[in-house]
């Protein structure tokens, strides 16, 4: 230098164009004598960055960061 895959909640990861989800920590509760364990609920997102295509982009094109990996 070239490719090739990934980047989404505190963490692991889904979502293949039409209102962004789970699970697991977190609070709060309900159960128990109390804790743990269940069980309910909440809280929690510049979807890495800019830009284009579309009525509409996490999703498709393009550049660019940054990480794992192949090639020279």
């Nucleotide at each position: 230098g070239g490719g090739u895959u990934g980047g989404u909640a505190g963490c692991u990861c889904a979502g293949u164009g039409g209102u962004a989800g789970a699970g697991c920590a977190u609070u709060c509760g309900a159960c128990u004598u109390u804790u743990a364990a269940u069980c309910g609920a909440a809280c929690g997102g510049u979807c890495c960055u800019g830009g284009g295509u579309u009525c509409g982009a996490c999703c498709c094109c393009c550049a660019g960061c940054c990480a794992a990996c192949c090639c020279a």
Transfer RNA from Caulobacter sp. S45, 72 nucleotides, folded computationally.
Lineage of the source: Bacteria > Pseudomonadota > Caulobacterales > Caulobacteraceae > Caulobacter.
It was read from a public genome assembly.